[in-house]
Context: one part of a larger RNA
RNA sequence: CCACGGCUAAGGAACUCGGCAAAUUUGUCCUGUAACUUCGGGAAAAAGGACGCCAACUCUUCGGGGUUGGCCGCAGAGAAAUGGCCCAGGCAACUGUUUAACAAAAACACAUGGCUUUGCAAAAUCGCAAGAUGACGUAUAAGGCCUGACACCUGCCCGGUGCCGGAAGGUUAAGAGGAGAUGUUAGUCGCAAGGCGAAGCAUUGAAUUGAAGCCCCGGUAAACGGCGGCCGUAACGAUAACGGUCCUAAGGUAGCGAAAUUCCUUGUCGGGUAAGUUCCGACCUGCACGAAUGGUGUAAUGAUCUGGGCACUGUCUCAGCCGUGAGCUCG
Numbered sequence: 001c002c003a004c005g006g007c008u009a010a011g012g013a014a015c016u017c018g019g020c021a022a023a024u025u026u027g028u029c030c031u032g033u034a035a036c037u038u039c040g041g042g043a044a045a046a047a048g049g050a051c052g053c054c055a056a057c058u059c060u061u062c063g064g065g066g067u068u069g070g071c072c073g074c075a076g077a078g079a080a081a082u083g084g085c086c087c088a089g090g091c092a093a094c095u096g097u098u099u100a101a102c103a104a105a106a107a108c109a110c111a112u113g114g115c116u117u118u119g120c121a122a123a124a125u126c127g128c129a130a131g132a133u134g135a136c137g138u139a140u141a142a143g144g145c146c147u148g149a150c151a152c153c154u155g156c157c158c159g160g161u162g163c164c165g166g167a168a169g170g171u172u173a174a175g176a177g178g179a180g181a182u183g184u185u186a187g188u189c190g191c192a193a194g195g196c197g198a199a200g201c202a203u204u205g206a207a208u209u210g211a212a213g214c215c216c217c218g219g220u221a222a223a224c225g226g227c228g229g230c231c232g233u234a235a236c237g238a239u240a241a242c243g244g245u246c247c248u249a250a251g252g253u254a255g256c257g258a259a260a261u262u263c264c265u266u267g268u269c270g271g272g273u274a275a276g277u278u279c280c281g282a283c284c285u286g287c288a289c290g291a292a293u294g295g296u297g298u299a300a301u302g303a304u305c306u307g308g309g310c311a312c313u314g315u316c317u318c319a320g321c322c323g324u325g326a327g328c329u330c331g
Base pairs, nucleotide, nucleotide: 002325003324004323005322006321007320008319010317011316014315019312027051028050029049030048031047036041038149052071053070054069055068056067057066058065059064072076084310085309086308087307088306089305090304091302092301096108097107113146114145115144116143117142118141124133125132126131150297151296152295153294155227156226157225160224161223162220163219164218165217166216169215170214171213175209176208180204181203182202183201184200187196188195189194228246229245230244231243232242255289256286267283268282269281270280271279
């Protein structure tokens, strides 16, 4: 000096990002127990008391219990094992699951709710196929997607994208079709060079015809998604229930709101502190909340996150001593 362990005057979180770590608490019996609540809980809430040994009496299901009196120690749950508690808020309903070896969570799952596909040789999935799963099931079933207990709710937009339905018209492939064109040459014209050129064969090929799809017409948002701007106006001032105008598919409803979302920002006011960028309650000017990409609440639950308090303590003021084992020095 380090590691692990034990004790510590006075103070008691002044430590620190943060009570991290440690300490407190701890068993059994008795008393007692708040807000809130889904009436089950919360709850071992909290807060208190008792606990050894001996004798007598008493009850006994013979295990033990009760009453009274007495005795000892610093200490009677005499060692070990064996909850610290409370208040408030965020998130997630809950028990569960997860990054084997840096993340256990607010992430995943979940019961619930919804949309959608599928009539059975089902849809979906694997396979070239045979075949198999689905399922020896049958729409109260099976698959896909989203949401995520419960309570109260879930507004407007179908213009874009997707999906579903429609088939009149437009467009459109291979194919069908074959107008026409070209090559070749029997022949024919010509003194010649060369010209013309039937049939056949070959090459090419217009019109016309031709499905789905797309265009088109409707529907659909618990499908993907989206949900405005400017100007003026009330008899102090301020504000604007009201009016005007432009644009849009429609202009954000209820609820919530400086929030796990607020840049400006340590917003402003209130609370808590002597002092509070955090926290709690409000306000609303929402840079850039918002309704199953769910909105707002919510008892219970949580090795969750945040703030406060009581108790407790070597976390600290500020260190000291002791034990064990290293290091170090000597050997």

Predicted 3D model of a 331-nucleotide part of an RNA (large-subunit ribosomal RNA, domain IV) from a metagenome. RNAcentral holds the full RNA, with entries from SILVA. Its Rfam family is "Bacterial large subunit ribosomal RNA". Its family is annotated with ribosome and structural constituent of ribosome in the Gene Ontology. Model confidence (mean pLDDT): 88 of 100.